SAM riboswitch aptamer (S box leader) from a Bacteroidota bacterium, 108 nucleotides, folded computationally. The coordinates come from a structure-prediction model, not an experiment, and the mean pLDDT is 81. Taxonomically the source falls in Bacteroidota (Bacteria, Pseudomonadati). The RNAcentral record of the sequence draws on Ribocentre.
[in-house]
RNA sequence: GAUUUAUAAAGAAGAGUGGAGAGAAUAGGCUCUGAGAAGCUCUGACAACCUGCCUGCUUCGGGCAAGGUGCCAAUACCUAAUUCCAAUUAUUUGGGAAAUUAUAAAUU
Numbered sequence: 001g002a003u004u005u006a007u008a009a010a011g012a013a014g015a016g017u018g019g020a021g022a023g024a025a026u027a028g029g030c031u032c033u034g035a036g037a038a039g040c041u042c043u044g045a046c047a048a049c050c051u052g053c054c055u056g057c058u059u060c061g062g063g064c065a066a067g068g069u070g071c072c073a074a075u076a077c078c079u080a081a082u083u084c085c086a087a088u089u090a091u092u093u094g095g096g097a098a099a100u101u102a103u104a105a106a107u108u
Base pairs, nucleotide, nucleotide: 001108002107003106004105005104006103007102008101013043014042015041016040017039021032022031023030026080027079028078029077044072046070049068050067051065052064053063054062055061056060076100082097083096084095085094086093087092
């Protein structure tokens, strides 16, 4: 890098460094940002996928811990670039699914 499965409206920031952008990509919007963006480092927190332990009514669950990851503005910031359904009726609104993206685990 690829494939599969699961999850994505909850939750959780300080310091140092850095020096102008950032919020995945395209378009539009909106937001954050010299009262210091991204990136990097340290510490802390959050969560509980894997993991360890305990346990029940054991193809499945519950509890505790926090070793491996992850994560710490706004729903994956919002909408569209796909599709279906419903309402409205000449354009919009609401809902579902998919695609994409991110993360975990397994396989390669």